[in-house]
RNA sequence: UGAGCAAGCUGGAUGAUCGCGGGUACCAAUGCCGAAAGGCGGUAUCUGAGGAAAGUCGGAGCUCCAGAGGGCAGAGCGCUGGGUAACGCCCAGUGGGGGUGACCCCAAGGAAAGUGCCACAGAAACAAACCGCCCGGCACUAAACCUGGUAUAUAAAAAGUUAGAAAUACUAGCUUACGUUAUGUAUAUCAGGUUUAGUGCCGGGUAAGGGUGGAACGGUGAGGUAAGAGCUCACCAGCGGCCAGGUGACUGGUCGGCUAGGUAAACCCCGCUCGGAGCAAGACCGAAUAGAGAAGCGAUGGAGUGGCCCGCUCCGCUUCCGGGUAGGUCGCCAGAGGUGUCGGGCAAUCGGCAUCCCAGACAGAUGAUCAUCCACCCGUUCAGGGGGACAGAACUCCGCUUACAGGCUUGCUCACAAA
RNA sequence: CGGGAUGUGGCGCAGCUUGGUCAGCGCGCGUGCCUUGGGAGCACGAGGCCGGGGGUUCAAAUCCCCCCAUCCCGACCA
Repeated sequence: UGAGCAAGCUGGAUGAUCGCGGGUACCAAUGCCGAAAGGCGGUAUCUGAGGAAAGUCGGAGCUCCAGAGGGCAGAGCGCUGGGUAACGCCCAGUGGGGGUGACCCCAAGGAAAGUGCCACAGAAACAAACCGCCCGGCACUAAACCUGGUAUAUAAAAAGUUAGAAAUACUAGCUUACGUUAUGUAUAUCAGGUUUAGUGCCGGGUAAGGGUGGAACGGUGAGGUAAGAGCUCACCAGCGGCCAGGUGACUGGUCGGCUAGGUAAACCCCGCUCGGAGCAAGACCGAAUAGAGAAGCGAUGGAGUGGCCCGCUCCGCUUCCGGGUAGGUCGCCAGAGGUGUCGGGCAAUCGGCAUCCCAGACAGAUGAUCAUCCACCCGUUCAGGGGGACAGAACUCCGCUUACAGGCUUGCUCACAAA
Repeated sequence: CGGGAUGUGGCGCAGCUUGGUCAGCGCGCGUGCCUUGGGAGCACGAGGCCGGGGGUUCAAAUCCCCCCAUCCCGACCA
């Protein structure tokens, strides 16, 4: 210098004029508005949208129904330790995945408790034999050899010896012996047998190879075997026991038997949590009206909100149709509150002290105009012009998620260059 | 303000519980046949990635999460 990562802050500023909502104090009543309950004026002073007020996703406070009790069903959550009122949130770690890295992401219990599913393809989707490999049996075919028979041919044979690469077979030579029959040799054929090879069938072994698939019964290599195989061995993955470290998830070492598919954001199992409804909750006051309406249930009943049963409380209740009023007060803003500081803790966060009061509605105010400045954009400098992200409380709070122009700060990583 | 439901061709709806080759039905639209012509009828065809995004899974319209849009209900008294 460039490219990034993480955390935090901010979300236009100042002034003037006019206006609106709310609180407090004082003044004013024999007043005003209203049918009533009830509300109101003037002056001064203080105050008046957000980090998300949004989505209403999770949890709580508060209120009513038993200060919500038991069981079944149902729902949610799911590594470990901590934080918190609580949570599906936060912090710190473990394991897994991604990135060169800073760092980021993960609904992450159990698939050797059971059930279901795994389309198509494939022999087989959980404990499998289609092809292939191997063994055995049977049948057939072919070749070689052995034994026996038949037919034909041959006229030589037999023994010894020498040589030829040279054995009992063959060829040639020499020597000796034999004399037509047995026999030998050759060829053909038949029968039986042995071996080898092939084909088919049957039985068995085999998960190494082929092929299918997202996934094929641990992976790679060597030995071994009829062929193979954790069958054996080495390394690796996984499981279990023991030892050591750690609160723990887990990590490291060692030993063992040798292997058990995936899916639980399918049912389910294990552990933990959960009663329901919601401020239109609910309480009080005022006014008005028409309930001899219909249906259902009826004390072994009905109702009190949840799906069911029990328990508890009450004795009429629910639904429909019809009627009336749509007025007021409280709930309702001092709170798991804000700011500063000190201390504990890696942190989330907790405790002490000091200080401050900071919207609260009629689903309704929180604004408008002007001037100067700020960030940004257009314009060559100037002059000038444009122009302010997402969005707005509604009983309250803690979180999460989603939307968001721009600006600022801190720490860190990678690449290049220079010293 | 609170509570609930729905979203699938142009329109109205199935399919989601039990994930698969499952995207379907009716009306409408286009072409051809029939008819003198139109309608009706017959035959053939086009048209959706299931509101959007992400996750689980071999595989998502379907299961889970987050957004978006539309619709519905909820006052008190007798």
This is a predicted complex of two RNAs, RNase P RNA and transfer RNA, with 497 nucleotides together. The prediction has a mean pLDDT of 76. It holds a member of the Rfam family "Bacterial RNase P class A". The family's RNA type in Rfam is ribozyme. Its family is annotated with tRNA processing, dimeric ribonuclease P complex and ribonuclease P activity in the Gene Ontology. About the family: Ribonuclease P (RNase P) is a ubiquitous endoribonuclease, found in archaea, bacteria and eukarya as well as chloroplasts and mitochondria.